[in-house]
Formats: sequence, structure tokens, C1' cells
RNA sequence: CUUAUUUAUUUGCAAACAUGUCACAUGGUAAGGACGCAAAGCCACGGGUCUAAGGAUAGUACUACUACAAUCAGGAUAGCCGGGCUGCGGAA
Repeated sequence: CUUAUUUAUUUGCAAACAUGUCACAUGGUAAGGACGCAAAGCCACGGGUCUAAGGAUAGUACUACUACAAUCAGGAUAGCCGGGCUGCGGAA
């Protein structure tokens, strides 16, 4: 350097949960906390899932620029799966 691989948690990361904070929300983040993780490091490209304030679409009521409920991601998730990039232990 290349290849396949998971036998490494002393060292790395940190789910649920409660607190502060941002957000409409999903969720993010800080410090606790550890369910787990050999890429649980990075990227929303494909599929999935979650959310719906604002916006869009098509409705209903209406004098209405208003109200109501419905659907939709450009919001979120990389700890849902696939894909891309980088990296660790040991081995050949």
C1' cells in the first nucleotide's frame, strides 16, 4: 500500500430517562446517564419512517383578503436500510 475480515471497549462513541436551551413539531444541542455500537465517524444521493408552524394543492362555510378541517417535505432521522467518503484492532 492492497485485500478480505470482526477475535480489540484500558482507550472511542453514547440509547432510554430527567434538567437547561433552540425549534411549529419531529428533533437538535449542553452537561448528567449507559441501552447498546468495530465505523453508533462524515454525507439526506435512493428507499423508509417521524413531524406540519409557514408555504403549496384541492375543498367546505362565507361579503371576504377571513375561518375550518384534509393532503403534501423543501423540515427531521446517518443509533431504520441501501449507497458514497474517511478511519481503528488483529490477520494475510
A computed fold for a 92-nucleotide RNA from Desulfosporosinus youngiae, annotated as c-di-GMP-I riboswitch aptamer. The same sequence occurs in records of 2 taxa. Its mean pLDDT, the model's own confidence on a scale to 100, is 80. The RNAcentral record of the sequence draws on ENA, Rfam and Ribocentre.